This is a predicted structure of a 72-nucleotide RNA (transfer RNA) from Candida tetrigidarum. The sequence is in RNAcentral, with records from ENA. Model confidence (mean pLDDT): 82 of 100. Its Rfam family is "tRNA". Gene Ontology term of the family: triplet codon-amino acid adaptor activity. The source organism's lineage runs through Eukaryota, Saccharomycotina, Pichiomycetes, Serinales and Candida.
RNA sequence: UGAAUUAUAGCUCAAUGGUUAGAGCUAUCCACUCAUAAUGGAUCGAUCUCAGUUCAAUUCUGAGUAAUUCAA
Numbered sequence: 001u002g003a004a005u006u007a008u009a010g011c012u013c014a015a016u017g018g019u020u021a022g023a024g025c026u027a028u029c030c031a032c033u034c035a036u037a038a039u040g041g042a043u044c045g046a047u048c049u050c051a052g053u054u055c056a057a058u059u060c061u062g063a064g065u066a067a068u069u070c071a072a
Stems, first nucleotide, its partner, number of pairs: 001071007010025004018055001027043005048064005
């Protein structure tokens, strides 16, 4: 300098352009227990940024930012 991939919850990952963006672990609360652990239930919590297309964008397009890889 060029090319490719990726960016979603505190962590690891899903999500045919159309239901209120879900799951596991973590955290908080409750139940259970003499107590703790385990188990069961509930709650909190997220689409990298700015534009564009569309009736409708996590998804498509463009430009950026960051990470990884490849080539030189």